[in-house]
RNA sequence: GCGGAUGGCUGGAUGGCCGCUUGGUCGUAAGAUCGAGAGGAAAGUCCGGACUCCACGAAGCGGCGGUGCCGGGUAACGCCCGGCCGGGGAAACCCGAGGGAUAGCGCCACAGAGAACAGACAGCCGUGCUUCGCGCGGCUACGGUGAAACGGUGGGGUAAGAGCCCACCGCGGCCCUGGUAACAGGACUGGCAAGGCAAGCCCCACCGGGAGCAAUGCCGAAUAGGGAACCUACAUGGACACGCUUCGGUCCGGGUUCCGGGUAGGCAGCUUGAUCCCGUCGGCAACGGCGGGACCAGAGGAAUGGUCAUCGCGCCCCCGGGCGUACAGAAUCCGGCUUACAGGCCAUCCGCAUUU
Numbered sequence: 001g002c003g004g005a006u007g008g009c010u011g012g013a014u015g016g017c018c019g020c021u022u023g024g025u026c027g028u029a030a031g032a033u034c035g036a037g038a039g040g041a042a043a044g045u046c047c048g049g050a051c052u053c054c055a056c057g058a059a060g061c062g063g064c065g066g067u068g069c070c071g072g073g074u075a076a077c078g079c080c081c082g083g084c085c086g087g088g089g090a091a092a093c094c095c096g097a098g099g100g101a102u103a104g105c106g107c108c109a110c111a112g113a114g115a116a117c118a119g120a121c122a123g124c125c126g127u128g129c130u131u132c133g134c135g136c137g138g139c140u141a142c143g144g145u146g147a148a149a150c151g152g153u154g155g156g157g158u159a160a161g162a163g164c165c166c167a168c169c170g171c172g173g174c175c176c177u178g179g180u181a182a183c184a185g186g187a188c189u190g191g192c193a194a195g196g197c198a199a200g201c202c203c204c205a206c207c208g209g210g211a212g213c214a215a216u217g218c219c220g221a222a223u224a225g226g227g228a229a230c231c232u233a234c235a236u237g238g239a240c241a242c243g244c245u246u247c248g249g250u251c252c253g254g255g256u257u258c259c260g261g262g263u264a265g266g267c268a269g270c271u272u273g274a275u276c277c278c279g280u281c282g283g284c285a286a287c288g289g290c291g292g293g294a295c296c297a298g299a300g301g302a303a304u305g306g307u308c309a310u311c312g313c314g315c316c317c318c319c320g321g322g323c324g325u326a327c328a329g330a331a332u333c334c335g336g337c338u339u340a341c342a343g344g345c346c347a348u349c350c351g352c353a354u355u356u
Base pairs, nucleotide, nucleotide: 001352002351003350004349005348006347007346008345009344010343012311013310014309015308016307017306018305020037021036022035023034024033025032026031039327043338044337046336047335048334049333050332051212052211053210054209064208065207066206067205068204069083070082071081072080073079084098085096086095087094088093099203100202104201105200106197107196108195121143123139124138125137126136127135128134129133151169152168153167154166155165156164170192171190172189173188175186176185177184178183216268217267218266219265226259227258228257229256230255231254232253237252238251239250240249275294276293277292278291279290280289281288282287312325313324314323315322316321317320
């Protein structure tokens, strides 16, 4: 210098004018003045919690849903960190729904002879015959099919073959060593019997009440309706959701005052918190302990805006101008994951080339 891998940060600046939401101070008030005012994802609402209400005597079993290598972190998690195993890459590094297939059931398309206590298309060997071939018997090494062919490679052996026998590899059993563990390495032994799929049923272990801030609590107007007290009226009457008539049914009227529910509306919940920053200690790390400091939107159908100037950045041309300036926008709060994102910056690592 080029190519690549990983982890982070940032994502416009300054000023003027006009507004919006909100806090403090002053003011009787109108208002004045001084501050504060979106994000790394505020998004998707996919997980996990805090909080609130509802339900619930305890335990076990079963059902349903979820999670699933091991260890650690955390309030918790399906998240994060470290490791193991398998796969990819020359490497840095990346990817994995990664428990159990000797508990049982089920499935394995197409092709192929045969797809799971197997099978013989082509072929090999032996033998018989009516000998360009066919029948019978033995065989599956070699060929072909497939995602997968009933251990692999080599040798011995054989008529040809075959774990039939042997060596190595793989696999099962058992033991030893290392490791907290997943697992790794090794010894002995078994001639080999165990195919794949559990994002099919299932088995095992662990976890799990329901609803959500429009939760929930408090205050509470007019009107209508409910209740009580007092006053008043009394039925040949009055009322019962347009009016009148008839038949039938039910109820009892009016006024004043008070009470309770509840609507509109208001207040709380509402932002001081598993918070942020700095230092230090423990830990490989995630993270945790201690000390010091900071206060950082709280609106509520919802403010955070508009405009002008200068600068920055990108593109274009007639070199002075023009155009553009990512994704997006709080709604009870917090920890994650996922998705979107113009441009810029930093750190670590791998490979190649060159120079010293």
Predicted 3D model of a 356-nucleotide RNA (Bacterial RNase P class A) from a Paracoccaceae bacterium. NCBI's taxonomy places the organism under Bacteria, Pseudomonadati, Pseudomonadota, Alphaproteobacteria, Paracoccaceae. Its Rfam family is "Bacterial RNase P class A". The family's RNA type in Rfam is ribozyme. Of the family's consensus pairs, 96% are formed in the model. It was read from a public genome assembly, where an Rfam model found it.